[in-house]
RNA sequence: GAGAAUUUAGCUCAAUGGGAGAGCGCCCGACUUGUAAUCGGGAGGUCACAGGUUCAACUCCUGUAAUUCACU
Repeated sequence: GAGAAUUUAGCUCAAUGGGAGAGCGCCCGACUUGUAAUCGGGAGGUCACAGGUUCAACUCCUGUAAUUCACU
């Protein structure tokens, strides 16, 4: 320089254009002599940023940024 992929909770990741979720972690409670395990409940989100399409966008389109990959 030219190309591709990824970006969603603290971490790892889902989500057919209409309700934002799971596992682990965190907090509280139950259980236990106590801890762990188990069970129940809860908190936690600028869906990378901006614009566009649409009645409606995490999802489609465009641009920007960051990271990764291979090519030169």
Overview: Transfer RNA from a Deinococcales bacterium, 72 nucleotides, folded computationally. The sequence is in RNAcentral, with records from Rfam. Its mean pLDDT, the model's own confidence on a scale to 100, is 83. The organism belongs to Deinococcales, within Bacteria. It matches the Rfam family "tRNA". Gene Ontology term of the family: triplet codon-amino acid adaptor activity.